Predicted 3D model of a 267-nucleotide RNA (Bacterial large signal recognition particle RNA) from an Actinomycetota bacterium. The sequence was found by an Rfam model in a public genome assembly. Rfam family: Bacterial large signal recognition particle RNA. Rfam links the family to the GO terms SRP-dependent cotranslational protein targeting to membrane, signal sequence recognition and signal recognition particle, plasma membrane targeting. The prediction has a mean pLDDT of 79. The organism belongs to Actinomycetota, within Bacteria.
[in-house]
C1' cells in the first nucleotide's frame, strides 16, 4: 500500500431564554441532520461541566482541528431617524370667530351698476265682501193612560117622555220636548282671504316708471387689526414601539490556504 477485527470519536451547528454557572426540554435562525423515553414551581452535570438513560449505525475517513474573509440570525447600547401614547406650556403658523380693505380671482353691470326721485306691494287702521263655525228663525218629521183640543162607537148620569150632560177607547191635532234640515233670512266668532274700498306709514326689503352714465359687491385668494381656545403645528418633559440608521457583543452556513491522523494480526 492492501485486507481483517477494534477503540477514540461521530451521528448537525448557533442565537435567545432559564441559571452561580455548562448543556437539555422551550423560542427563533441556519438547513438535513439516526430511533425510543423523562424533564419549568423541571432533567442532568460542575470549569475535567458542552446533556441524561436505552438500541442501532459509522468509525480512523466522505470525519476532525487552526487562521483569513463573507455572513443568516439574535442580544445589548445610542442626545440618531421613523411612528405612538401621555403630561404640561401659550406661539411665529394652520384650522376657528369678529372687524377692516379692496389689490387678484369669481358674480352683478351699457338688456343700464351706484346715486335721486315718483308709484306700488310687503306693515297698521276704518268700513265692506265672500268662505268657514255656532246659535236662532223658518220648514219637516215626532211628540199627551188621565190631569190639552175636536169628533166621541159602546156602556154610564139626568129625564114618564121628547131631549140633554159629562166622558174612556179608538181616530184626527196640538203644547213643552225631542230629531232632521237649516239653500235663503237674522245674530254672532276667528290661527278667515293672492278679495274690494277709503286713509295712514314707507327705517328696510322686493317690484316698476323717469333722469343720469359706470362701477357694485365682498364669496374665495391676498393684507391689516383683534380674539378665544387648546384639534393639529410648535416648544418642553416623560414612556412604550420599530428595526431605517450608528457603535458593541455572539454567530449557523459558505469561500479560501495551511496543518494533524490510534492500536493488533495477516500479506
Nucleotide at each position: 500500500c492492501c485486507g481483517u477485527g477494534c477503540u477514540a470519536g461521530g451521528u448537525g451547528g448557533g442565537g435567545g431564554g432559564c441559571u452561580c454557572g455548562g448543556g437539555g426540554u422551550c423560542c427563533c435562525c441556519u438547513g438535513u441532520a439516526c430511533c425510543g423515553g423523562a424533564a419549568a414551581c423541571c432533567c442532568u452535570c460542575g470549569a475535567c461541566a458542552g446533556g441524561c438513560c436505552g438500541g442501532g449505525c459509522c468509525g480512523a475517513u466522505u470525519a476532525c482541528c487552526c487562521g483569513c474573509c463573507u455572513g443568516c440570525g439574535g442580544c445589548c447600547c445610542g442626545u440618531g431617524g421613523c411612528g405612538g401614547a401621555c403630561c404640561g406650556g401659550g406661539c411665529a403658523g394652520c384650522a376657528c370667530c369678529c372687524g377692516g380693505c379692496g389689490a387678484g380671482c369669481a358674480g352683478c353691470g351699457u338688456u343700464g351698476a351706484u346715486g335721486g326721485u315718483c308709484g306700488g306691494g310687503u306693515c297698521c287702521u276704518g268700513c265692506g265682501c265672500g268662505a268657514c263655525c255656532c246659535g236662532g228663525a223658518g220648514c219637516c218629521g215626532u211628540g199627551a193612560a188621565c190631569c190639552c183640543g175636536g169628533u166621541c162607537a159602546g156602556g154610564c148620569c139626568c129625564g114618564g117622555a121628547a131631549g140633554g150632560g159629562a166622558g174612556c177607547a179608538g181616530c184626527c191635532g196640538u203644547a213643552a220636548g225631542c230629531g232632521g234640515u237649516g239653500a235663503c233670512c237674522c245674530g254672532g266668532g276667528a290661527g278667515u282671504g293672492c278679495c274690494g274700498c277709503a286713509g295712514g306709514g314707507u327705517c328696510a326689503c322686493c317690484c316698476g316708471g323717469c333722469c343720469g352714465g359706470a362701477g357694485c359687491c365682498g364669496g374665495c385668494u391676498a393684507c391689516c387689526g383683534g380674539g378665544a381656545a387648546a384639534g393639529c403645528g410648535c416648544c418642553g418633559g416623560c414612556c412604550g414601539g420599530u428595526c431605517c440608521c450608528g457603535g458593541g457583543u455572539c454567530c449557523a452556513g459558505g469561500g479560501c490556504g495551511g496543518g494533524g491522523u490510534g492500536c493488533a494480526c495477516g500479506g